[in-house]
RNA sequence: ACAACUGAACUGGGGAGCUCGCGUGGCGGGCUGAGAGGGUGGCUUCCACCGACCCACGACCUGAUCCGGGUAAUGCCGGCGGAGGGAGCUGAGGAUGAGUGAGU
Numbered sequence: 001a002c003a004a005c006u007g008a009a010c011u012g013g014g015g016a017g018c019u020c021g022c023g024u025g026g027c028g029g030g031c032u033g034a035g036a037g038g039g040u041g042g043c044u045u046c047c048a049c050c051g052a053c054c055c056a057c058g059a060c061c062u063g064a065u066c067c068g069g070g071u072a073a074u075g076c077c078g079g080c081g082g083a084g085g086g087a088g089c090u091g092a093g094g095a096u097g098a099g100u101g102a103g104u
Base pairs, nucleotide, nucleotide: 002097005093006092008090010088011056012055013054014053017031018030019029020028021027022026038050039049040048041047042046060085061084062083066079067078068077069076
């Protein structure tokens, strides 16, 4: 002085679509998914905060009113995609180790 990787703390990032029925500011069901809005507040179409979940380079966003397939329908599946953007530090294990250097 040391990597991949593993797990931890703190911090930070992110999305919430499609669809059916009913007595339609709402309630209940179906599809995919980790998650499809659980709680509080506000001027209640929507926003803020908290929570759940995922992610910190395989989250998510853009291209994209894209292309192919499939579906009741949808970023539902695949392509695009080794694309562009995208939120990190700490300490532990790894390591009684491999390697390198010095002395005897």
A computed fold for a 104-nucleotide RNA from an Ilumatobacteraceae bacterium, annotated as TPP riboswitch aptamer (THI element). The sequence was found by an Rfam model in a public genome assembly. Lineage of the source: Bacteria > Actinomycetota > Acidimicrobiia > Acidimicrobiales > Ilumatobacteraceae. The coordinates come from a structure-prediction model, not an experiment, and the mean pLDDT is 77.